[in-house]
RNA sequence: ACGAUGAAGAGUUUGAUCCUGGCUCAGGAUGAACGCUAGCGGCAGGCCUAACACAUGCAAGUCGAGGGGUAACAUAGUUUGCUUGCAAACUGAUGACGACCGGCGCACGGGUGCGGAACGCGUAUCGAACCUGCCCCCUUCAGGGGAAUAGCCCAGAGAAAUUUGGAUUAAUGCCCCAUGGCACCACGGAGUCGCAUGACAUUGUGGUUAAAGAUUUAUCGGAAGGGGAUGGCGAUGCGUAUCAUUAGCUUGUUGGUAAGGUAACGGCUUACCAAGGCAACGAUGAUUAGGGGCCCUGAGAGGGGGAUCCCCCACACUGGUACUGAGACACGGACCAGACUCCUACGGGAGGCAGCAGUGAGGAAUAUUGGACAAUGGCCGGAAGGUUGAUCCAGCCAUGCCGCGUGCAGGAUGACUGCCCUAUGGGUUGUAAACUGCUUUUAUACGGGAAGAAACCUCCCCACGUGUGGGGAGCUGACGGUACCGUAAGAAUAAGGACCGGCUAACUCCGUGCCAGCAGCCGCGGUAAUACGGAGGGUCCGAGCGUUAUCCGGAAUCAUUGGGUUUAAAGGGUCCGUAGGCGGGCCUGUAAGUCAGGGGUGAAAGGCCACGGCUCAACCGUGGGACUGCCCUUGAUACUGCAGGUCUUGAGUCGUUGUGGAGUUGCCGGAACAUGUGGUGUAGCGGUGAAAUGCAUAGAUAUCACAUAGAACACCGAUCGCGAAGGCAGGUAACUAACAACGUACUGACGCUGAUGGACGAAAGCGUGGGGAGCGAACGGGAUUAGAUACCCCGGUAGUCCACGCCGUAAACGAUGGACACUAGCUGUCGGGACUUCGGUCUCGGCGGCCAAGCGAAAGUGAUAAGUGUCCCACCUGGGGAGUACGUUCGCAAGAAUGAAACUCAAAGGAAUUGACGGGGGCCCGCACAAGCGGUGGAGCAUGUGGUUUAAUUCGAUGAUACGCGAGGAACCUUACCAGGGCUUAAAUGCAGGCUGCAUGGGGCAGAGACGCCCCUUUCUUCGGACUGCCUGCAAGGUGCUGCAUGGUUGUCGUCAGCUCGUGCCGUGAGGUGUCAGGUUAAGUCCUAUAACGAGCGCAACCCCUGCCGUUAGUUGCCAGCAUGUAAAGAUGGGGACUCUAACGGGACUGCCGGUGCAAACCGUGAGGAAGGUGGGGACGACGUCAAAUCAUCACGGCCCUUACGUCCUGGGCCACACACGUGCUACAAUGGCCGGUACAGAGGGAAGCCACCCCGCAAGGGGGAGCGGAUCUACAAAACCGGUCACAGUUCGGAUCGGGGUCUGCAACUCGACCCCGUGAAGCUGGAAUCGCUAGUAAUCGCACAUCAGCCAUGGUGCGGUGAAUACGUUCCCGGGCCUUGUACACACCGCCCGUCAAGCCAUGGAAGCCGGGAGUGCCUGAAGUCCGUCGCCGCAAGGAGCGGCCUAGGGCAAGACCGGUAACUAGGGCUAAGUCGUAACAAGGUAGCCGUACCGGAAGGUGCGGCUGGAACACCUCCUUU
Repeated sequence: ACGAUGAAGAGUUUGAUCCUGGCUCAGGAUGAACGCUAGCGGCAGGCCUAACACAUGCAAGUCGAGGGGUAACAUAGUUUGCUUGCAAACUGAUGACGACCGGCGCACGGGUGCGGAACGCGUAUCGAACCUGCCCCCUUCAGGGGAAUAGCCCAGAGAAAUUUGGAUUAAUGCCCCAUGGCACCACGGAGUCGCAUGACAUUGUGGUUAAAGAUUUAUCGGAAGGGGAUGGCGAUGCGUAUCAUUAGCUUGUUGGUAAGGUAACGGCUUACCAAGGCAACGAUGAUUAGGGGCCCUGAGAGGGGGAUCCCCCACACUGGUACUGAGACACGGACCAGACUCCUACGGGAGGCAGCAGUGAGGAAUAUUGGACAAUGGCCGGAAGGUUGAUCCAGCCAUGCCGCGUGCAGGAUGACUGCCCUAUGGGUUGUAAACUGCUUUUAUACGGGAAGAAACCUCCCCACGUGUGGGGAGCUGACGGUACCGUAAGAAUAAGGACCGGCUAACUCCGUGCCAGCAGCCGCGGUAAUACGGAGGGUCCGAGCGUUAUCCGGAAUCAUUGGGUUUAAAGGGUCCGUAGGCGGGCCUGUAAGUCAGGGGUGAAAGGCCACGGCUCAACCGUGGGACUGCCCUUGAUACUGCAGGUCUUGAGUCGUUGUGGAGUUGCCGGAACAUGUGGUGUAGCGGUGAAAUGCAUAGAUAUCACAUAGAACACCGAUCGCGAAGGCAGGUAACUAACAACGUACUGACGCUGAUGGACGAAAGCGUGGGGAGCGAACGGGAUUAGAUACCCCGGUAGUCCACGCCGUAAACGAUGGACACUAGCUGUCGGGACUUCGGUCUCGGCGGCCAAGCGAAAGUGAUAAGUGUCCCACCUGGGGAGUACGUUCGCAAGAAUGAAACUCAAAGGAAUUGACGGGGGCCCGCACAAGCGGUGGAGCAUGUGGUUUAAUUCGAUGAUACGCGAGGAACCUUACCAGGGCUUAAAUGCAGGCUGCAUGGGGCAGAGACGCCCCUUUCUUCGGACUGCCUGCAAGGUGCUGCAUGGUUGUCGUCAGCUCGUGCCGUGAGGUGUCAGGUUAAGUCCUAUAACGAGCGCAACCCCUGCCGUUAGUUGCCAGCAUGUAAAGAUGGGGACUCUAACGGGACUGCCGGUGCAAACCGUGAGGAAGGUGGGGACGACGUCAAAUCAUCACGGCCCUUACGUCCUGGGCCACACACGUGCUACAAUGGCCGGUACAGAGGGAAGCCACCCCGCAAGGGGGAGCGGAUCUACAAAACCGGUCACAGUUCGGAUCGGGGUCUGCAACUCGACCCCGUGAAGCUGGAAUCGCUAGUAAUCGCACAUCAGCCAUGGUGCGGUGAAUACGUUCCCGGGCCUUGUACACACCGCCCGUCAAGCCAUGGAAGCCGGGAGUGCCUGAAGUCCGUCGCCGCAAGGAGCGGCCUAGGGCAAGACCGGUAACUAGGGCUAAGUCGUAACAAGGUAGCCGUACCGGAAGGUGCGGCUGGAACACCUCCUUU
């Protein structure tokens, strides 16, 4: 290369990722059913359930050429009645033939799948252990005789079914005699063959058994024997379901001898003898099931099925039994028993659709009580023929497969309707329709019209012997006047179903509002639903389309092909070892496995290929190939096996030298603790976060001496050693075992693994007996706490220790079974060896670390593999239920081992990633704390809010980030709220067109006013027009809802230093790197290093104000010099120097110096400078977070209201008041109050305005009145300073409240304005817990101005200036934040997650006194029919039979159990269920690290003790508890 034609995935665990893993979907199929729909034809199929019960009809007959015969029919004849002719009787005479005797058939065909797990089936082989009717071939034969019986006839019983007696009779029915061969039997001889028992052929003697006739004379039959064919029977190998929670079963059982029985072998049966037989390669038991060819699926291997067709088996109401026969233990035969149904005269009888139709019932569900023997086939017959629900046809059903049609072409102003939209207008339905032309399958009507038929038979002809064979003609069609063909007219007769969120092809509107509903999985639905319902549109298929059920596939998700086990489910706790599996080198033999050639078989149908027949196809025919299998045979011998021989390297033995905390037993030792005795000594000791309980003046603690007791062995000690594991540690002795190295003497594959089994096996626990110092479950007490069955403390029993015996489990872990071989390195250490130049090198065995390749989902592993291979064992197959229940085994018990199901979920998991979080860690910031100053919280008042009230107290804002907030002005208005009274188009604006000079203004009446009624008055103009009104057309209005549909705007984290991108690199990937590290900074600021290199948004800078200087300019500002001038005054002339104004520039950059540093930078001060390290302040707010705020500023989608949720008016309310909170003001006084005097700002405002000045008033203010649209006019700045007074008090503090009188604004100050004057003079004497602001021109304190505005509830807000501090050691702590790291079961992200009891509802299950039922078995009793045996006095000449007896058995009864199922008071746990109770166990160091085993305890999670594990954080300074 050829051969080979064959293999697709997706959704769903997460914030995201990879993996593991389950669930689900897309495909195909069906004996289907259901829903909607339906034109035709062909072919096929059609009770899967109740092997439930069956009415009615049919399904097995036939032969007169076997027979006696003659009931019916026909013919003939005779007779009778009598009307041509009909009727009756007679005659078996003829054709024929009911019933009967006889023959053959009825054992086939047809049905069903109960039973059966079996030689039943499949396949192969054997029968030398057998049978076979009808059929074929061959040989031989058929002589004689006899007795009965049915029928018919007579008589009888019975309702019937049926039956009894008598007489007579036939046969191809029965019997006897004869004949007798190569048949059969017995005995004997000898030959050939076979694996064997043995068989075949042959022979001698003896014995036994045959026959049937009919007839048209053609034939058809009969008997014996042999052979063939066909069919059957038996035996054997192999294959053929689940459960081990079924482990032992068996007495005719296993074998032998003998007999019986059978067609035949055989314990098939019986007697006797022996004691065997089967079973882990699954006996026995239980459950389920007809088997195969084949069918479905699948790439295949497989998996599932066993309808139709074919083969085999079994069954025929249930059970048993035999008879007949070639064949049956017999579907439409018999007998018995049982159940059921029917008839009955109650005495007794009848029946068996799992044949074809049909009925009832059951069920989701399955057809006609049809036609014909025309064909094919069966039976009978010589034949004609008869019969055949086999069969061939038809009927019903879309049940399936296949085919056909419902029209085709043209037709755009792209019609109308419908639907949608960004709605003047488009889009879509859609060439779709209308309309025009064409065609006529199908349906309809009419006409024609098959093939299937050729035989048998009859006739004719030919060949040889009147028969046989061949040829020709004639006869025969249920389907059916069907298929098919022709003619006619006319688009005429014919389309639906499902779906449209993803998977998955197909999208919009409306309705609904977690409702109604959908759903295969994920999931949709809580007011904008492509997911619900409808509609329009679309997609897919199409006489069908969907749904449901089942099977295979996808599923490599039981993995032989083709999986896994460190952490996902999964290595047995460890070793020994049985069976089994596997096994080193060489040689020889054999040929079982294996391979090749040949032979047999593998039925047909089916499937595949080719060709052919129905117009095609489905369907069918012919041929080929295939049937991957089994058996036989011949050969090959590499590998495996088997047998024999041999070898040494695997394994073992031996010797030498060593090693160790290996094991068992005994003895010995010191330190410490405790106790006892004695001494010294005095008031506390002890304990904790802090305490208390406890001990102690009866003398403790402390200390000294002595004594006693038990347990454990500091230092050495290690990242160490030994052991199979558990485990093992003071010293020493004895005993036992192991291991390593070296030597290479011996054996010669003796090996590896290892189900069942055995031994060992921490701690806890159990039993008996000891022991008991310390520790210490339980328990008691003290604390802590909301509680504290805990953590902490004081005590303390079992236990811990020893001996013996149990238990047999652990996170028994390296979470990694054992053995062998191979595959880069570096390094440490323990025990040996060799060499050495003494540095070291090499080597064997162990224990560690880091890594290459490889492997792995990753973490990781990496010669001690989780790499590459081989062998064996163990184990896994989604989570929960559950290591639970039941059963069994073990155990003294505790419990261990084995080990399910119902039900339930769409996940449960592993590793890693990014975040977030931690009562984790490190580093670092911030008025965060600390250090300070001043406040708030107490009082009165102001203001906002909550609450309450109210007709209404409109609405919004609600931790920080609401609350002097929206509001920068609520008496009316505002105003959105309430009450009442009105209006229905009122207002504004715009556009277009037309007309008009009305409107407007003023007054009057009623009214609360709006509104209503009445009177008077009447435009401007630049002549273009403007304005107003009216009419018409268009667009009303809404502070109604949704800020969770939105835009815009805003708050906050936070002026925190972060947030990202491109390319590259790393990783399977999420993602990482960059952005980390070392420094530095206010800063991700900069530097260095660097698989990163760059860049963007942020930071900084650029902008504005302010601080210094310069330049320019010089009015309204300024005034040094000159001049004028005033009481004084830049008032004036003038000036630009100065201040100032306002424009442009300069200036600061760590630039210079010193120190440190690689650098960045920092430190230092110096110089300079107005300013020094960001000079101060402002504007400026990254990616994003809070579904943060606002639909009531505005805008806007959707929804809602329309004589009102719109709008107008009057009055009221938003101002209420027991209370609570926030923000403020004023105070409580002497750093002060009051009185008088004196001084100094900045910024801003002003025409319906600011108002100098004058007058009046105590004052608010009023009346006059200049200036100023402003550097020009307009304001007393206050604190401060000077002087006076007040002396600590509820005051000369404080000013609330109240009374009176006024002023001003305004239409109007009652609710509800501000101000002035007089009087009144409350609380309050510095503020609890707690809490706020501020780091310098800041805090504190003082006043001034402005916005809004008629006025003002302003003590608010926004600005302005005046005076002007204190303190910061420092980063432990609180709060917030940034970076790195760590853990996580969190991701709505710790306000997270989550556990258990209790309570409620639902569901399935376990236990349970019992109750009910089922099948199977055992023992005993009884025992039909029937075979067999025995007997037989009755019948028969006999054969034999009746009768009687016996054995056995179906069935029935009794008894005790075992098993299975149902049910049950009560009871146990489990699962599920939006918002129940109690706690807080786990996840972070989860606040006492967690978990495993065990024991005890407790409402519950759980706690504690003992031992173990890391699958624990953090490395420390101590600091109690804490939820959502």

Model confidence (mean pLDDT): 83 of 100. Small-subunit ribosomal RNA from Allomuricauda sp., 1524 nucleotides, folded computationally. The sequence is in RNAcentral, with records from Rfam. It matches the Rfam family "Bacterial small subunit ribosomal RNA". RNAcentral records the identical sequence in 2 taxa. NCBI's taxonomy places the organism under Bacteria, Bacteroidota, Flavobacteriia, Flavobacteriales, Allomuricauda.